Small-subunit ribosomal RNA, 3' major domain from an uncultured bacterium, 483 nucleotides, folded computationally.
[in-house]
Context: one part of a larger RNA
RNA sequence: UGACGGGUUCCCGCACAAGCGGUGGAGCAUGUGCUUUAAUUCGAGGCAACGCGAAGAACCUUACCUGGCCUUGACAUGGGAGCUCCGCCUUCGGGCGGGGUCAGCCCUGUGAAAGCAGGGUUAGUCCACACAGGUGCUGCAUGGCUGUCGUCAGCUCGUGUCGUGAGAUGUUGGGUUAAGUCCCGCAACGAGCGCAACCCUUGCGACUAGUUACCAACGGGUAAAGCCGGGGACUCUAGUUGGACUGCCGGUGAUAAACCGGAGGAAGGUGGGGAUGACGUCAAGUCAUUAUGGCCCUUACGGCCAGGGCUAGACACGUGCUACAAUGGUCGGUACAAUGAGCUGCAAUACCGCGAGGUGGAGCCAAUCUCAAAAAGCCGGCCUCAGUACGGAUUGGAGUCUGCAACUCGACUCCAUGAAGUUGGAAUCGCUAGUAAUCGCGCAUCAGCAUGGCGCGGUGAAUACGUUCCCGGGAAUUGUACA
Numbered sequence: 001u002g003a004c005g006g007g008u009u010c011c012c013g014c015a016c017a018a019g020c021g022g023u024g025g026a027g028c029a030u031g032u033g034c035u036u037u038a039a040u041u042c043g044a045g046g047c048a049a050c051g052c053g054a055a056g057a058a059c060c061u062u063a064c065c066u067g068g069c070c071u072u073g074a075c076a077u078g079g080g081a082g083c084u085c086c087g088c089c090u091u092c093g094g095g096c097g098g099g100g101u102c103a104g105c106c107c108u109g110u111g112a113a114a115g116c117a118g119g120g121u122u123a124g125u126c127c128a129c130a131c132a133g134g135u136g137c138u139g140c141a142u143g144g145c146u147g148u149c150g151u152c153a154g155c156u157c158g159u160g161u162c163g164u165g166a167g168a169u170g171u172u173g174g175g176u177u178a179a180g181u182c183c184c185g186c187a188a189c190g191a192g193c194g195c196a197a198c199c200c201u202u203g204c205g206a207c208u209a210g211u212u213a214c215c216a217a218c219g220g221g222u223a224a225a226g227c228c229g230g231g232g233a234c235u236c237u238a239g240u241u242g243g244a245c246u247g248c249c250g251g252u253g254a255u256a257a258a259c260c261g262g263a264g265g266a267a268g269g270u271g272g273g274g275a276u277g278a279c280g281u282c283a284a285g286u287c288a289u290u291a292u293g294g295c296c297c298u299u300a301c302g303g304c305c306a307g308g309g310c311u312a313g314a315c316a317c318g319u320g321c322u323a324c325a326a327u328g329g330u331c332g333g334u335a336c337a338a339u340g341a342g343c344u345g346c347a348a349u350a351c352c353g354c355g356a357g358g359u360g361g362a363g364c365c366a367a368u369c370u371c372a373a374a375a376a377g378c379c380g381g382c383c384u385c386a387g388u389a390c391g392g393a394u395u396g397g398a399g400u401c402u403g404c405a406a407c408u409c410g411a412c413u414c415c416a417u418g419a420a421g422u423u424g425g426a427a428u429c430g431c432u433a434g435u436a437a438u439c440g441c442g443c444a445u446c447a448g449c450a451u452g453g454c455g456c457g458g459u460g461a462a463u464a465c466g467u468u469c470c471c472g473g474g475a476a477u478u479g480u481a482c483a
Stems, first nucleotide, its partner, number of pairs: 001483002003480003007477007015467002019431005026322008034313002042053002064308007073131001077130002079127003082101008103122008133297002136295003142291001144286003147282001149280001154193006160169003173184003199274004204242007214231002218229003245268001248262005324424001328383007340371003345364002350359003390421001395416007437459007
């Protein structure tokens, strides 16, 4: 100087407390461990691995296993020989230089395929030659990228000064802040990386513009409808711009920084949300994204194919979904979104089917057409506390769709079946407002497959006295046999 302390003081955070809803019990989904297996490919391991890499394992993917095959190879660049074309030289034997090519198509046999064998055609074939290849090892040899402490308020430097020196000072102190934020003081004076601001979005207004969006006034029109003429007001769209700065008033304060209250305002003290992650820590993660040193394999640890496996199951754990019901279930009627996606696509009206879906195809490269029905909600009927008209697992049968193919191993529909489960021990998680809770909708991946992920809107709470305690972090100080 640091690090550490079941040392002290101060401060902060859904850290506790105050509340609301969960997990832990059940069934299922999914990941992991373990076990099993020919193989159940590999990685990730407290927080910071475990719905993680994987934004989608039937084949493919695929790296694993079994079996069958290939050996300059599935892929790259060259070299040599061969064949061929052109030019030059020539003693007509050839030599030198340059270019092209090294494959395509067809047939037969065999085979599950890959492949193997043989033949035809064209002028057009070979080489155990250099090398290719490796999801083989090492993330403790590395680059790059990432997680984490932590969006925590810290981490440093120049000059000066002090100290023999390691170092200190500045950065400590008094206030204040979300903040090393700002003010004051001070042997310090300044500066850099961080903080903040600048960026995106959302909340209010003005101007400009008016189609595919809109419809107030006028006219037409309908069963109804911006449907039509039209309009440029409104909504909206999307570009420019204004607006918020402790600016104003009062109080507190050191007259400072600032804090408290108020006015005006759509918005008030960082308005809400996002992007943004300092010096560093964990030899943290990744050699399986890729790149890459070294090591290893080279008729195999490379390559191709078929089938299987990654989907196993006494069990254990994590993350979720659905429930246990009446603030509910069910039947009928009826209302209101936003984000998005669409040509190998989205597909309306119509018709067929109880339904999944099928037939057919208007329109749409989309503010125009389509997906598209929002659901919870509201109105009415039934159920009356029961393992039920709760719950839907499991199983049987019949089907639909995608796809070469749903047996291992897809999703969905209909009929039948109708399990556990009556609110969950110790323990433990999330959340402070348009949040939690609850309700549906969209998208990526994708032939098909979503309870996961990423977004979107609808309805919409409770509570916070406070900082004694638990956890994590920051500052000062103190002790130390630690570095």
The coordinates come from a structure-prediction model, not an experiment, and the mean pLDDT is 84.